[in-house]
RNA sequence: GCCCCUGUAGCAUAGUCGCUAUUGCGGUUGACUCGUAAUCAACAGGUCGUGAGUUCAAGUCUCACCAGGGGCU
Numbered sequence: 001g002c003c004c005c006u007g008u009a010g011c012a013u014a015g016u017c018g019c020u021a022u023u024g025c026g027g028u029u030g031a032c033u034c035g036u037a038a039u040c041a042a043c044a045g046g047u048c049g050u051g052a053g054u055u056c057a058a059g060u061c062u063c064a065c066c067a068g069g070g071g072c073u
Stems, first nucleotide, its partner, number of pairs: 001072007010025003027043005049065005
C1' cells in the first nucleotide's frame, strides 16, 4: 500500500428481509427474610463508532473517515 471482518446501554449480545432497538449480567426501588444472600416484580440507563448520502422511513443500503482484529505483498 491492497483486501476482508468487527464497532448496538457500565459489560456481553440479538437484530443478516429497511417500518416500535432485544436479551442476560450489572445498577436503582419494592416484595419476601430477624437480617443477609438467593428468588420474584417494577424502573432507570442507548445521539446503534463519526460525518454525509439514498429513502415516506436507516442499527440495517451507499460513500468517506476513525478505532480494533485478520490476510496478502
A computed fold for a 73-nucleotide RNA from a Candidatus Woesearchaeota archaeon, annotated as transfer RNA. Its Rfam family is "tRNA". By type it is a transfer RNA. The prediction has a mean pLDDT of 83. NCBI's taxonomy places the organism under Archaea, Nanobdellati, Candidatus Woesearchaeota.